[in-house]
């Protein structure tokens, strides 16, 4: 350095579920223990697309404060792309 990953190995990660638990308006995120769907970047970054939510804002309607619509400035990196970084092995 690589259009490489032996049905590989060492080492690593951990969806969902269960128990306990922290945070948030929600979506979602985190911790400990168990199990282990899966992953060669399932390490990092919301830049592009996509998806989730709607506190606040706003519009409509209503008038015991409600209901409905729109909206990300909130999220998802284990949805795809892009970018950054990296272990072991092979060549």
């Nucleotide at each position: 350095g690589c259009u490489c990953g032996a049905u590989a190995a060492a080492g690593g990660c951990a969806a969902g579920c269960c128990a306990c638990u922290u945070u948030c308006a929600a979506a979602g995120a985190g911790g400990u223990g168990g199990u282990g769907c899966g992953c060669a970047a399932a390490g990092g970054u919301a830049c592009c697309g996509g998806c989730c939510u709607a506190a606040g804002u706003u519009c409509g309607u209503g008038u015991u404060u409600g209901c409905g619509g729109a909206u990300a400035c909130g999220g998802c990196g284990g949805c795809g792309g892009a970018c950054c970084u990296g272990c072991c092995g092979g060549c």
Model confidence (mean pLDDT): 85 of 100. This is a predicted structure of a 91-nucleotide RNA (c-di-GMP-I riboswitch aptamer) from a Desulfobacteraceae bacterium. NCBI's taxonomy places the organism under Bacteria, Pseudomonadati, Thermodesulfobacteriota, Desulfobacteria, Desulfobacteraceae. It was read from a public genome assembly, where an Rfam model found it.